RNA sequence: GAAACGGUAGCUCAACGGAAGAGCUUUGACCAUCCACGUCAACGGCUGCGGGUUCGAUUCCCGUCCGUUUCA
Numbered sequence: 001g002a003a004a005c006g007g008u009a010g011c012u013c014a015a016c017g018g019a020a021g022a023g024c025u026u027u028g029a030c031c032a033u034c035c036a037c038g039u040c041a042a043c044g045g046c047u048g049c050g051g052g053u054u055c056g057a058u059u060c061c062c063g064u065c066c067g068u069u070u071c072a
Stems, first nucleotide, its partner, number of pairs: 001071007010024004018055001026042005048064005
């Protein structure tokens, strides 16, 4: 220098163009003599950033930043 893949909750990851979910973590309640285990609930997101297409974008297109890998 070129190409590919990835960036979504505190962490690990999902999500046919119809508007965001799971597990773990945290908090609270239940249970239990207490802890642990277990059950239930809650909190937590401008989907890296900026534009475009569309009635509607995490998703499609362009640019850009960061990371990983490959090639030179």
Notes:
Transfer RNA from Chryseobacterium sp. PCH239, 72 nucleotides, folded computationally. Taxonomically the source falls in Chryseobacterium (Bacteria, Pseudomonadati, Bacteroidota, Flavobacteriales). It matches the Rfam family "tRNA". From the family's description: Transfer RNA (tRNA) molecules are approximately 80 nucleotides in length. The same sequence occurs in records of 5 taxa. The sequence is in RNAcentral, with records from ENA and Rfam. Its mean pLDDT, the model's own confidence on a scale to 100, is 81.